[in-house]
Context: one part of a larger RNA
RNA sequence: CGGUGGUUAAGGAACUCUGCAAAAUGACCCCGUAAGUUCGCGAUAAGGGGUGCCCCUGGGGGUUCACGCUGCUGGGGGCCACAGUAAAUCGGCUCCAGCGACUGUUUAUCAAAAACACAGGUCUCUGCUAACACGUAAGUGGAUGUAUAGAGACUGACGCCUGCCCGGUGCCGGUAGGUUAAGGAAGGGGGUUAGCUCUUCGGAGUGAAGCUCGCAACCGAAGCCCCGGUAAACGGCGGCCGUAACUAUGACGGUCCUAAGGUAGCGAAGUUCCUUGUCGGGUAAGUUCCGACCUGCAUGAAAGGCGUAACGACUGGAGCACUGUCUCAACCACCGACCCG
Numbered sequence: 001c002g003g004u005g006g007u008u009a010a011g012g013a014a015c016u017c018u019g020c021a022a023a024a025u026g027a028c029c030c031c032g033u034a035a036g037u038u039c040g041c042g043a044u045a046a047g048g049g050g051u052g053c054c055c056c057u058g059g060g061g062g063u064u065c066a067c068g069c070u071g072c073u074g075g076g077g078g079c080c081a082c083a084g085u086a087a088a089u090c091g092g093c094u095c096c097a098g099c100g101a102c103u104g105u106u107u108a109u110c111a112a113a114a115a116c117a118c119a120g121g122u123c124u125c126u127g128c129u130a131a132c133a134c135g136u137a138a139g140u141g142g143a144u145g146u147a148u149a150g151a152g153a154c155u156g157a158c159g160c161c162u163g164c165c166c167g168g169u170g171c172c173g174g175u176a177g178g179u180u181a182a183g184g185a186a187g188g189g190g191g192u193u194a195g196c197u198c199u200u201c202g203g204a205g206u207g208a209a210g211c212u213c214g215c216a217a218c219c220g221a222a223g224c225c226c227c228g229g230u231a232a233a234c235g236g237c238g239g240c241c242g243u244a245a246c247u248a249u250g251a252c253g254g255u256c257c258u259a260a261g262g263u264a265g266c267g268a269a270g271u272u273c274c275u276u277g278u279c280g281g282g283u284a285a286g287u288u289c290c291g292a293c294c295u296g297c298a299u300g301a302a303a304g305g306c307g308u309a310a311c312g313a314c315u316g317g318a319g320c321a322c323u324g325u326c327u328c329a330a331c332c333a334c335c336g337a338c339c340c341g
C1' cells in the first nucleotide's frame, strides 16, 4: 500500500452520474391500518406494544376405573440483567410520475428491458384431395381436425373510443371497347430450275411445279388500359390575406390548391429544435421532477389514441428511517505485498 471483515466523537447524503456500497428493517403474538380500486386487492400498508425465569389461580382437550401423565389457553403476583425472537436465520418504508395490464420469455459468454410472448380485438384466406407448408415426385404435415375449424397479418388485459381521404400503390369484382403472345392463316414477295427466248457458245433474260426463306391482312387468352369497390390494406390527412366600439385575439369573410386537408383525445411529451419556453409547486438555492399553458421545429386514433386498480431485480423525482458515501479520517483482526532469516 492492497484485499476481506469489525468499531468509531460530532454531523447525517454535505458523497456521487445515482444513497453505488454499507447501515437500518427483520421472527412470532396483540392492537391498528389511508388514498385508490376491476371490490379480488391495496396490506406484513403505514404506525405502535409484547416476548426470559419463578410462584398462585381459572377454563376446555387427549388418555385412564382411578391416582396420575400429557397438551392448549386465560387471570394475578414476583425475580434478574444494559439487553429475554439475548446466538444464527429472518421485509427498510412512504409519496409523485413514465412505460408495459398481469405470471411468463430473451441477446449460453458486457443488454432482463419500455424488447418478445400473452389472454382479448380486428381483417384476409380456406367447403375438405381445404387453404397453407415441406418435397423433383410419391407422399407427409395441416388433421384421424371440418368455418365455434385451420392458416396468414396487425393490435395487445380492462374502460371510453377508434374521425376524414379510394387520387397513387395493393387487393377484390366487372366486362362493352382499346392494346396484346404462342399458334393458325388468305395473300403477296425472295431463293433454287425443268422448259422457253437470245447468244459472240463464255453466257444472259424469263421462268411452271416442287422444295425452301422470311413478310403478312385476319382469327387469338390472361394481363394492361378502362369501369366500380375496399384504409383494424400500403399509405395521406394544406397555404395566403382581411375582419369585433382601447389594445390584443379572431367566432366570421375572401382566395389558391388538394383524393381529403388531423376529428376526439393528449401535448416542451421516452416526441419540443429555439429551450434551463412561461406560470405555479417542491428547495435557502431545482438544466431533473410534479401540475398547468399550447407557439405540436416534427402528436394523434389497432406501426392504435387516452385513461387505468394490481403487478415490476424496469426508468425519473421527492421524503422518513439509517448509516464511514462524505466532512476526514482513525483504530482493530486476518490474508497478501514489503523487510530480515
Base pairs, nucleotide, nucleotide: 001336002335003334004333005332006331007330008329010327011326014325019322027051028050029049030048031047036041038157052079053078054077055076056075057074058073059072061070062069063068080084092320093319094318095317096316097315098314099312100311104116105115120155121154122153123152124151125150126149132141133140134139158307159306160305161304163237164236165235168234169233170230171229172228173227174226177225178224179223183219184218187215189213190212191211192210195206196205197204198203238256239255240254241253242252265299266296277293278292279291280290281289

Predicted 3D model of a 341-nucleotide part of an RNA (large-subunit ribosomal RNA, domain IV) from a Planctomycetaceae bacterium.
Its Rfam family is "Bacterial large subunit ribosomal RNA". Gene Ontology terms of the family: ribosome and structural constituent of ribosome.